[in-house]
Order: sequence, then structure tokens, then C1' cells
RNA sequence: CUCUUAUCAAGAGUUGGUGGAGGGACGGACCCUGAGAAGCCCAGCAACCUAUAAUGCCAUUACUACAGGCAUUAUGUCGGUGCUAAUUCCCGCGGAAUUACAAUUCCGAGAGAUAAGAA
Repeated sequence: CUCUUAUCAAGAGUUGGUGGAGGGACGGACCCUGAGAAGCCCAGCAACCUAUAAUGCCAUUACUACAGGCAUUAUGUCGGUGCUAAUUCCCGCGGAAUUACAAUUCCGAGAGAUAAGAA
């Protein structure tokens, strides 16, 4: 960098420290920001992987138990990530409904983000 699967309306700093001008992926629009942006540290959130526990099923066995696999639930606990303005802030492409013809609402796709896996 590419592909597959899952999730993306909840949560987490209304005065933490540092830093000193940008940030919200891209384009547009609209916002945040010297009452302090990004980044870094700390703190926190969540539960994707992992871990632990319970239940059920499968498999194994002559039988039972342990060990094994899968699913669901719970915890947040050593660890791997991630996240902590606005729904992924909104729109971008297609369709439907309404319509004051400007637009609004809904559905899907695409794009993006994150996790796990594969080449």
C1' cells in the first nucleotide's frame, strides 16, 4: 500500500501540565481557537483483540473429569490498539416523499476512521 469482516446517534479534560498558531481526512459550506490551536506528557472513556468468570452447544472418551473449539453475557484487570467539540459536524453520488421550485426529510452507495484477519 491492497483485500475481507465488523462498527461508526453513546462515552470521556466547562481551569491538568507543557507548547505558542493553527485545527476540524479531501473539495465546499459552516465552525473551534491567544478566555490558548496542533504536537507531547498526564488523566479519563470504551470494550475491537487479549485476559478472567458464568451459561449453553460441539468435539473427544468405554464412562466421568480435565484439557480443546464455538456462541452469548458479565468484569475492566496485566497487556496490544484506539478514542476524548459539533452524528464520521453537515453536504459531495444515486433513489424516494413533500414542495413555496429555494429547499427539507428518509434510504442506500461511495469516501473516510478504527479494530481483527489475509495476501
SAM riboswitch aptamer (S box leader) from an Atribacterota bacterium, 119 nucleotides, folded computationally. It matches the Rfam family "SAM riboswitch aptamer (S box leader)". About the family: The SAM riboswitch is found upstream of a number of genes which code for proteins involved in methionine or cysteine biosynthesis in Gram-positive bacteria. The coordinates come from a structure-prediction model, not an experiment, and the mean pLDDT is 79.